[in-house]
RNA sequence: GGACACAACUCUGGAGAGUCCCUUGAAUGGGCGCCGAAGGUGCACGAAUAUCGUUGAUGUUCUUAUCUCUCAGGCCAAUGGACAGAGCAAUAGCA
Repeated sequence: GGACACAACUCUGGAGAGUCCCUUGAAUGGGCGCCGAAGGUGCACGAAUAUCGUUGAUGUUCUUAUCUCUCAGGCCAAUGGACAGAGCAAUAGCA
């Protein structure tokens, strides 16, 4: 100096669960029942380390997810949405 990858950004696809009851002009507030794919919690194998009566045992720390919890969020539609596909360094986008 260049390329690629990741991330960001743009477009597209994208599930689940009460349009429940009372209250409020409505928003809301209260009650009961549910969902997991924003975010977040917890855990394995393994690794490190300490102790002990040491071919092992126990404790501590780190440690994955679409699993788990349901804190947060959500339960007509809309918005949001993990993830996926395509594009993308400015002749693009925003102000």